Description: This is a predicted structure of a 74-nucleotide RNA (transfer RNA) from Candidatus Falkowbacteria bacterium RIFOXYA2_FULL_38_12. Its Rfam family is "tRNA". Gene Ontology term of the family: triplet codon-amino acid adaptor activity. By type it is a transfer RNA. Its mean pLDDT, the model's own confidence on a scale to 100, is 82. Taxonomically the source falls in Candidatus Falkowiibacteriota (Bacteria, Bacteria candidate phyla).
[in-house]
RNA sequence: GGGCGCAUAGCUCAGUUGGUUAGAGCGCAUGCAUGACACGCAUGAGGUCCGAGGUUCGAGUCCUCGUGCGCCCA
Numbered sequence: 001g002g003g004c005g006c007a008u009a010g011c012u013c014a015g016u017u018g019g020u021u022a023g024a025g026c027g028c029a030u031g032c033a034u035g036a037c038a039c040g041c042a043u044g045a046g047g048u049c050c051g052a053g054g055u056u057c058g059a060g061u062c063c064u065c066g067u068g069c070g071c072c073c074a
């Protein structure tokens, strides 16, 4: 230098053919329970989906550019 893939909650990840509310597990907070802790049960908080544009009635999803990481080729 060229090609490919990935980027969604604190962490690991799902998200269907673009469709009206963005989710799971773990973690965290509160409550129940216990003499107290752990386990368990219940409830809850936490995101503008890497950034900027574009297409569309509508974008986490499609297109372009950029950024970061990984792999391959030279």
Stems, first nucleotide, its partner, number of pairs: 001073007010026004019057001028044005050066005